[in-house]
Context: one part of a larger RNA
RNA sequence: AGACGGGGACCCGCACAAGCGGUGGAGCAUGUGGUUUAAUUCGAUGAUAAGCGAGGAACCUCACCAAGGUUUGACAUCUAGCUGCAGACCCCUGGAAACAGGGGAGCCUUCGAGGGUGCUAGACAGAUGCUGCAUGGUUGUCGUCAGCUCGUGCUGUGAAGUGUACCGUUAAGUCGGGAAACGAGCGCAACCCCUAUCCUAUGUUUCAUGUGUCAUAGGAGACUGCCUGCUUUAAGCAGGAGGAAGGCGGGGAUGACGUCAAAUCAGCAUGGUUCUUACACCUUGGGCGACACACGUGCUACAAUGGGAAGUACAACGGGACGCCAAACCGCGAGGUGGAGCAAAUCCCUAAAAACUUCCCCCAGUUCGGAUUGGAGUCUGCAACUCGACUCCAUGAAGUUGGAAUCGCUAGUAAACGCGAAUCAGCCAUGUCGCGUUGAAUACGUUCUCGGGUCUUGUACU
Numbered sequence: 001a002g003a004c005g006g007g008g009a010c011c012c013g014c015a016c017a018a019g020c021g022g023u024g025g026a027g028c029a030u031g032u033g034g035u036u037u038a039a040u041u042c043g044a045u046g047a048u049a050a051g052c053g054a055g056g057a058a059c060c061u062c063a064c065c066a067a068g069g070u071u072u073g074a075c076a077u078c079u080a081g082c083u084g085c086a087g088a089c090c091c092c093u094g095g096a097a098a099c100a101g102g103g104g105a106g107c108c109u110u111c112g113a114g115g116g117u118g119c120u121a122g123a124c125a126g127a128u129g130c131u132g133c134a135u136g137g138u139u140g141u142c143g144u145c146a147g148c149u150c151g152u153g154c155u156g157u158g159a160a161g162u163g164u165a166c167c168g169u170u171a172a173g174u175c176g177g178g179a180a181a182c183g184a185g186c187g188c189a190a191c192c193c194c195u196a197u198c199c200u201a202u203g204u205u206u207c208a209u210g211u212g213u214c215a216u217a218g219g220a221g222a223c224u225g226c227c228u229g230c231u232u233u234a235a236g237c238a239g240g241a242g243g244a245a246g247g248c249g250g251g252g253a254u255g256a257c258g259u260c261a262a263a264u265c266a267g268c269a270u271g272g273u274u275c276u277u278a279c280a281c282c283u284u285g286g287g288c289g290a291c292a293c294a295c296g297u298g299c300u301a302c303a304a305u306g307g308g309a310a311g312u313a314c315a316a317c318g319g320g321a322c323g324c325c326a327a328a329c330c331g332c333g334a335g336g337u338g339g340a341g342c343a344a345a346u347c348c349c350u351a352a353a354a355a356c357u358u359c360c361c362c363c364a365g366u367u368c369g370g371a372u373u374g375g376a377g378u379c380u381g382c383a384a385c386u387c388g389a390c391u392c393c394a395u396g397a398a399g400u401u402g403g404a405a406u407c408g409c410u411a412g413u414a415a416a417c418g419c420g421a422a423u424c425a426g427c428c429a430u431g432u433c434g435c436g437u438u439g440a441a442u443a444c445g446u447u448c449u450c451g452g453g454u455c456u457u458g459u460a461c462u
Stems, first nucleotide, its partner, number of pairs: 001462002003459003007456007015446002019409005026300008034291002042053002064286007073124001077123006085116001089104006107115002126275002129273003135269002137264003140260001142258001147186006153162003166177003192252004197220007207210001223246001226240005289428001302402001306361006318349003323342002328337003368399001373394007415438007
């Protein structure tokens, strides 16, 4: 100087407390461990792995397994030789295909063996093989915590200290006072974006046809600016006025020095190392989807603040050409026929759902719940057996609020409700990322639990 303490003081955080809703019990979905397997490819493993890489595993993807094949190779560059000729193509035989064998057709040209192609040989290609403890880049975490340092000066024999301690204050090493320190840098804050109010300009859409809901662009507005009190006349704090908004208005992006030899050689790049008729490449089929069990994350429920039937309202974000697909008709339905419109404020996806009104159910394993199974279908796609989604009829398990324990959340939040998008032929999405609608309760307080910050103290630790 650090680190640690079941040492001390002070402070903060959904950390506890006060509340609301969950998980842990059930069924299912999904990930993981384990087991099994020819293979169940690989990685991630307390917090910081486990709906994670994967924002789409039927083939492909694909790295795994079985079988069949290829060896200058599926891909790149070059050299030498041969070939008068394109190559991809067509036919026949074998085959699961890849491919192998045979036959056929056959390029441009300045007529030079030139371009291009093929074959042979050689340099080389290739590897999702290994090492994240050789690395770059990127990321998680402490933590959006308030810290981490430097120059000069001063103090100390020195390692070092001071500055950065103290008193107030703040979300903040934020600011003020003071002080052997004076300044400065990276962080904090601000500058950036969205949102809440108003003004101006414009007007493709929309409609009530000239307004501005709205959209686009530019600007205004909030600064403790004003008043009162407290404080040290300071920084600031409490209250008030005006105001759409008040003391950081709300949210996002932004992550200091560093820690964990944290994660990733399978995103990419890359040193070294290994394989080279194979650890490379192609193909068919299988596997990644197995199932006694254990764990994580979710969805649906166990009902009456509910379930069912009918009717009637109100959004926002987005997407659309190999696309979105209207009206109309057919089908109980998934869907089919159809073809209008739209490269879209114009057309379509697009019905929002909870809510509200009326009726039925009357506390039951039920008109709750929907797993499972049987049958019949639709759609995508070369192909739904392993292994797709959806529809209809039938079936109708478990489940009556969940032990110890444990998680999230402080306001337009939690909870509830639906909608959209990426990926994508289709989809195992109950996931993820966004969007709006309805809309709470509680916070006395800091003794305790966890994490963090500052100062100080002890130490046989570094």